[in-house]
RNA sequence: GCAGCCGGCCGGGCGACCGCGGUCCCCUCAGGUUCAGUCAGGGGGGCUGAGGAAGGUCCGGGCUCCACAGGGCAGGAUGCUGGGUAACGCCCAGGCCGGGCGACCGGCGGACAGUGCCACAGAGAACAGACCGCCGCAUGCAGGCCCUCUCCGGAGGACCGUGUGCGGCAAGGGUGAAACGGUGCGGUAAGAGCGCACCAGCGCACCGGGUGACCGGUGCGGCUCGGUAAACCCCAUCCGGAGCAAGACCAGCAGGGGACAUGGAGCGGCCCGCUUCCACCGCCCCGGGUAGGUCGCUAGAGGCCGGCGGCAACGCCGGUCCCAGAUGGAUGGUCGCCCCCCGCCCCCGGGCGAACGCCCGGGGGCGGGGACAGAACCCGGCCUACAGGCCGGCUGCAUCC
RNA sequence: GCCGACGUGGCGCAACUGGUAGCGCACUCGACUUGUAAUCGAGCGGUUCGGGGUUCAAGUCCCCGCGUCGGCUCCA
Numbered sequence: 001g002c003a004g005c006c007g008g009c010c011g012g013g014c015g016a017c018c019g020c021g022g023u024c025c026c027c028u029c030a031g032g033u034u035c036a037g038u039c040a041g042g043g044g045g046g047c048u049g050a051g052g053a054a055g056g057u058c059c060g061g062g063c064u065c066c067a068c069a070g071g072g073c074a075g076g077a078u079g080c081u082g083g084g085u086a087a088c089g090c091c092c093a094g095g096c097c098g099g100g101c102g103a104c105c106g107g108c109g110g111a112c113a114g115u116g117c118c119a120c121a122g123a124g125a126a127c128a129g130a131c132c133g134c135c136g137c138a139u140g141c142a143g144g145c146c147c148u149c150u151c152c153g154g155a156g157g158a159c160c161g162u163g164u165g166c167g168g169c170a171a172g173g174g175u176g177a178a179a180c181g182g183u184g185c186g187g188u189a190a191g192a193g194c195g196c197a198c199c200a201g202c203g204c205a206c207c208g209g210g211u212g213a214c215c216g217g218u219g220c221g222g223c224u225c226g227g228u229a230a231a232c233c234c235c236a237u238c239c240g241g242a243g244c245a246a247g248a249c250c251a252g253c254a255g256g257g258g259a260c261a262u263g264g265a266g267c268g269g270c271c272c273g274c275u276u277c278c279a280c281c282g283c284c285c286c287g288g289g290u291a292g293g294u295c296g297c298u299a300g301a302g303g304c305c306g307g308c309g310g311c312a313a314c315g316c317c318g319g320u321c322c323c324a325g326a327u328g329g330a331u332g333g334u335c336g337c338c339c340c341c342c343g344c345c346c347c348c349g350g351g352c353g354a355a356c357g358c359c360c361g362g363g364g365g366c367g368g369g370g371a372c373a374g375a376a377c378c379c380g381g382c383c384u385a386c387a388g389g390c391c392g393g394c395u396g397c398a399u400c401c
Numbered sequence: 402g403c404c405g406a407c408g409u410g411g412c413g414c415a416a417c418u419g420g421u422a423g424c425g426c427a428c429u430c431g432a433c434u435u436g437u438a439a440u441c442g443a444g445c446g447g448u449u450c451g452g453g454g455u456u457c458a459a460g461u462c463c464c465c466g467c468g469u470c471g472g473c474u475c476c477a
């Protein structure tokens, strides 16, 4: 210098004018009159006012109500090991496997507990199978060649070829996503883990290391055992349900009828259990009112700085700060200067070139652009979207010292 | 804001327990008719909403995103 990997951060700045939400203060003031005064109204001022994702609503909690939450079944979620945390499907560290030259990235319980499925093709698809092929035996055939006998007409036998039948084999061909270890030697009629040696894989036992996943080593075994659990399922762990339209209070209106103990409701999968209700309450039906207000509502597993413990995630201690609370829903608009990016034009310097011109660096002018997106009970994560930019660490290649 | 369902040719719908995506209408061509319609015959037409994963194989199973639709207020 080029190509790349990982992590962290920012995501326009300043000023002027106009406008909006919240909160505090001051002035003025209606509701019959006076004094005083206001969560009515009007005017002024101070402070404050979106995000890294506020988003998708995919997980986990807090909070609220229902038994301050119980038992069983069903159902759901997660899945290597250890740790962090309020909790998690998140994060950190490690293990094994796979990919990459590498920095690094991705995956993860069990398929010898059982069941199911594996289309098409293919002989055979799961304790498999024999189409072509190889081999043995029996037998038929018209031939080829050789041997023996001969009355020279022929007869017998062996081998080769070919057809059929009965067996043996799984080495080779072929099908498929997948075909029941690989190489070599022996062995055999032909073959084959059939036997042996080495290698790969699996299981069992023992030794050593590690908290553990697992790693290293020794011996034995049968020779070899397919895939799929994001199919049912098994094992381990976790999960009660609903959600701020939770829930509490106020204002306003109009009550009436019906069923009910082998019952109704809380309880929203089912059973048990618990609580409450002999009716003014509850439940179902009919009818009625409201489309409003207050609380919950933002100080919190909170931010920043420093120290200590830990490889890290994170934890502990001390100091400091207060940082939106709307309810048809505010956080905006215009202008000026600056910043970043792109296009065009002009000027200067350098290089190449005969020249037109091209390349590199710097300056100026004009025009255009600056994303994704916006709180709504609150947090911790994940995922997704994003113009442009900054910082740190590391790898490979090339060159120079 | 919370909860739930769905997405397959132009339109309306199928596809069983994963195994080569079909049906009707519409469209095109031909036949019948003097001509049109109806009818008959043949044909065209698909990124199964998008992307990724599991599997030999995905419309179907799993994850993420996009879009459409539906339900949920209080008092008494």
Base pairs, nucleotide, nucleotide: 001397002396003395004394005393006392007391008390009389010388012338013337014336015335016334017333018332020049021048022047023046024045025044026043027042028041051372055383056382058381059380060379061378062377063243064242065241066240070272071271072270073269075239076238077237078236079235080094081093082092083091084090095108096107097106098105099104109234110233114232115231116228117227118226131173132172133169134168135167136166137165138164139163140162141161143160144159146157147156148155149154181199182198183197184196185195186194200224202221203220204219205218206217207216208215209214247295248294249293250292255286263277264276265275266274288476289475302321303320304319305318306317307316308315309314339370340369341368342367343366344365345364346363347362348361349360350359351358352357402473403472404471405470406469407468408467411426412425413424414423420457428444429443430442431441432440450466451465452464453463454462
Two RNAs folded together computationally: RNase P RNA and transfer RNA, 477 nucleotides in total. Rfam match: Bacterial RNase P class A. The family's RNA type in Rfam is ribozyme. The prediction has a mean pLDDT of 77.